[in-house]
C1' cells in the first nucleotide's frame, strides 16, 4: 500500500429501519445493621466525528478517526 472486521454507560455487553436505546457489574442515595458486609429499593450515566438515504437510522450508504487481523 491492498483487503477484511470492530467501535453503544466507568467496564462487560443486548437491540428485524419504528419502545422513553435494555441489562449486568461499578458509582451515588435510601431501608436494614451497634458498625461494616450481604440483601432489597431508587437513582446517575451511552450509540467514535461529519455527511447522505428514509416519514423514521444504533441499524443502510459515503467519508474521516481509532483499534484488530490477513496479505505482498
Nucleotide at each position: 500500500g491492498g483487503c477484511u472486521c470492530u467501535g453503544u454507560a466507568g467496564u462487560u455487553u443486548a437491540a428485524u429501519g419504528g419502545a422513553u436505546a435494555g441489562a449486568a457489574c461499578a458509582g451515588u442515595g435510601g431501608u436494614u445493621u451497634c458498625c461494616g458486609g450481604u440483601a432489597c429499593c431508587a437513582u446517575c450515566g451511552g450509540u467514535g466525528g461529519g455527511g447522505g438515504u428514509u416519514c423514521g437510522a444504533u441499524u443502510c450508504c459515503c467519508u474521516c478517526c481509532a483499534g484488530a487481523g490477513c496479505u505482498a